[in-house]
RNA sequence: CCAAGAUAAUGGCAAACCAUCGGCGACGGUGGGACGCAAAGCCACGGAGCCCUAGGGGCCAGCCGGGUUACCUAA
Numbered sequence: 001c002c003a004a005g006a007u008a009a010u011g012g013c014a015a016a017c018c019a020u021c022g023g024c025g026a027c028g029g030u031g032g033g034a035c036g037c038a039a040a041g042c043c044a045c046g047g048a049g050c051c052c053u054a055g056g057g058g059c060c061a062g063c064c065g066g067g068u069u070a071c072c073u074a075a
Stems, first nucleotide, its partner, number of pairs: 004073002012037002017032006035062001041068003045065003049059004
């Protein structure tokens, strides 16, 4: 450096649900809350799913694949 991920360590994120705000909506922001996560960091490139003002546009990265960045360190 690459790969890998344990009864290691420092930590991190935060499902459902609730409150509130935005949106036609899927859904998203903020706060609470923890089901879980070794990329549950980021990216809408491909597929799946979802929404709509449906020739098109949008949501979703914690659905699958891909790209990219990264802490630690046993085997």